[in-house]
A computed fold for a 110-nucleotide RNA from an uncultured Saprospiraceae bacterium, annotated as SAM riboswitch aptamer (S box leader).
RNA sequence: AUUGUAUCAAGAAAGGUGGAGGGAUAGGCCCUACGAAACCUUAGCAACCCUUGCUCAUUACGAGACCGAGAAGGUGCUAAUUCCUGCUACGCGUCGUAGCGAGAUAUAUA
Numbered sequence: 001a002u003u004g005u006a007u008c009a010a011g012a013a014a015g016g017u018g019g020a021g022g023g024a025u026a027g028g029c030c031c032u033a034c035g036a037a038a039c040c041u042u043a044g045c046a047a048c049c050c051u052u053g054c055u056c057a058u059u060a061c062g063a064g065a066c067c068g069a070g071a072a073g074g075u076g077c078u079a080a081u082u083c084c085u086g087c088u089a090c091g092c093g094u095c096g097u098a099g100c101g102a103g104a105u106a107u108a109u110a
Base pairs, nucleotide, nucleotide: 003108004107005106006105007104008103013042014041015040016039017038021031022030023029026085027084028083043078044077045076048074049073050070051069052068053067054064055063056062082102086100087099088098089097090096091095
């Protein structure tokens, strides 16, 4: 990379370097010289992996979920619902719900 699965309405920023972009793509609407991207430091959020309790099983290695607790380590994240939108169905509706698609993240996978 590919494919599968899960989640996406909550949460969490300061400083340094830097110097004009950024919010995936297109449109909209925003953020930005009261300093964008990127990189670095420190801090934090969350709980996917993880640690642990519990249950089951084994000689032993182990296994299990819409479970509880935790945060040392691996990722991720710290403007706006994934900032908003697309397609289908349903409901009386510029609105809502469900499913699908697109995207992001985690994990498994030759």

Annotation:
Its mean pLDDT, the model's own confidence on a scale to 100, is 80. It matches the Rfam family "SAM riboswitch aptamer (S box leader)". Rfam's curators write: The SAM riboswitch is found upstream of a number of genes which code for proteins involved in methionine or cysteine biosynthesis in Gram-positive bacteria.